RNA sequence: UACAAUCUAAAGCCUAAUCUCCCUGGUGGAGAGCGGGGGACCCAAUUCUUUGGGGUGAAUCUCGUGCAAACGAGUAGGGAUCCUUCCUGACCGAACCCGUCAGCUAACCUCGUAGGCAGUAGGAAGAGCAAAG
Numbered sequence: 001u002a003c004a005a006u007c008u009a010a011a012g013c014c015u016a017a018u019c020u021c022c023c024u025g026g027u028g029g030a031g032a033g034c035g036g037g038g039g040a041c042c043c044a045a046u047u048c049u050u051u052g053g054g055g056u057g058a059a060u061c062u063c064g065u066g067c068a069a070a071c072g073a074g075u076a077g078g079g080a081u082c083c084u085u086c087c088u089g090a091c092c093g094a095a096c097c098c099g100u101c102a103g104c105u106a107a108c109c110u111c112g113u114a115g116g117c118a119g120u121a122g123g124a125a126g127a128g129c130a131a132a133g
Stems, first nucleotide, its partner, number of pairs: 012117003018032005023026001033113006043103001052101001053098004061074005077092002083126007
């Protein structure tokens, strides 16, 4: 000097998934905030009901190989380059749940508040801060 791995600190990222209080301190309880589902009139649908149907989520769909499992190529869509926007490239494009059942939907009812990460290169235009004059 270069590459790789691990750890720590600060400030952060994906996501609804953060904060506060109580005590019997627990896989505890309550609340606020944020997020999801069910649920009238009206409207929509007048077709679907095993070829089941539906929900969370960016994660849907098409084609090919294969007996199948699965694999490959793309694609709707999506997000962190440590301030923002635009362009190009690279990356992701999963997983799970309900259980025959749900359009929208005021009141109302009900549920969640987990998990993961150290990472993406370049160009253009702006914003802010600091220093110097």